[in-house]
């Protein structure tokens, strides 16, 4: 300097353009003499801006961050 890929709950991973979900963690409860384990409930997110569309995590543009390849 050029090209390519990625960015979603605290973490990790999903999601035909149509309700953003699972697991772990956390909180609360059940169980227990107490705790662990187990079970139930619950909390919580689409990197920023713009565009297309009836409707965008998804498609397009731009910016930011991270990674890779070539030189």
């Nucleotide at each position: 300097u050029g090209c390519c890929c990625c960015c979603u709950c605290g973490u990790u991973c999903a999601a035909u353009g149509g309700u953003a979900g699972g697991a772990c963690c956390g909180a609360c409860g059940a169980c227990u003499c107490u705790g662990a384990a187990u079970c139930g409930u619950u909390c919580a997110a689409u990197c920023g801006g713009g565009g297309u569309u009836c409707g965008a995590a998804u498609c397009c543009c731009u910016g930011g961050g991270g990674g890779g390849c070539a030189a």